[in-house]
RNA sequence: AAUCGGGAGAGACUACUAAUCAUGUAGCGCCGAAGGUGACAGCAGAAACUCUCAGGCAAAAGGACCGGUU
Numbered sequence: 001a002a003u004c005g006g007g008a009g010a011g012a013c014u015a016c017u018a019a020u021c022a023u024g025u026a027g028c029g030c031c032g033a034a035g036g037u038g039a040c041a042g043c044a045g046a047a048a049c050u051c052u053c054a055g056g057c058a059a060a061a062g063g064a065c066c067g068g069u070u
Base pairs, nucleotide, nucleotide: 001070002069003068004067005066006065011028013027014026015025016024029057030056031055035053036051038049
């Protein structure tokens, strides 16, 4: 690195449009475990800390991290 398995949190909210779901627009409330940002410690680095930019808040997908195999 590849592959398989496990894998959390938070409204399937309200209004409108729409051919059911999904999606779109507007509004409010939330989550942090893709990614990204940031401070302290004598200095430097990292984080599962921090921010919530991104992403997410039924299912699906994604998913840090852990284990197996090559």
A computed fold for a 70-nucleotide RNA from uncultured Lachnospira sp., annotated as Glycine riboswitch aptamer. The source organism's lineage runs through Bacteria, Bacillati, Bacillota, Lachnospirales and Lachnospira. RNAcentral holds the sequence, with entries from MGnify.